The RNA shown here (transfer RNA) has 73 nucleotides and comes from a Candidatus Omnitrophota bacterium. Rfam family: tRNA. The family's RNA type in Rfam is transfer RNA.

Order: sequence, then C1' cells, then structure tokens
RNA sequence: GCUGGAGUAGCUCAGUCGGCAGAGCACGUCCUUGGUAAGGACGGGGUCGCGAGUUCGAUUCUCGUCUCCAGCU
Repeated sequence: GCUGGAGUAGCUCAGUCGGCAGAGCACGUCCUUGGUAAGGACGGGGUCGCGAGUUCGAUUCUCGUCUCCAGCU
C1' cells in the first nucleotide's frame, strides 16, 4: 500500500431485507430475610465511532474518515 471483518448502554453482545433502539450482567430504590447470599418489582443510563449523501424517514443503503483485528504484497 491492497483486501476482508468489527465499532450500538459501564461490560458482553442482539437488532437488517429503511419506520418507537433492546437483552443479559452491572448500577439505584423497594419487597422478601434475624443478617448475608439467592430471588422478585420498579427505575436511571445511548448524538448506534465521526462527517457527509440518498430518502418523507437511516443503527440499517452510498461515499469519505478514525480506531482495532486478520490476511496479502
């Protein structure tokens, strides 16, 4: 330099043939217990890496760019 893959909540990841952004764990409050653990209820937390384009509408499609991983030269 070229090719492919990944980037979404604090962490691990879902989410597509474009139409309300989710789960588990973690965190907070409460219930339960003599207390802890386990269990249960409710809740907070996101510019979907960044910037543009297409569209009535983009996490999703297109282009550029950044970071990481793998391969090739």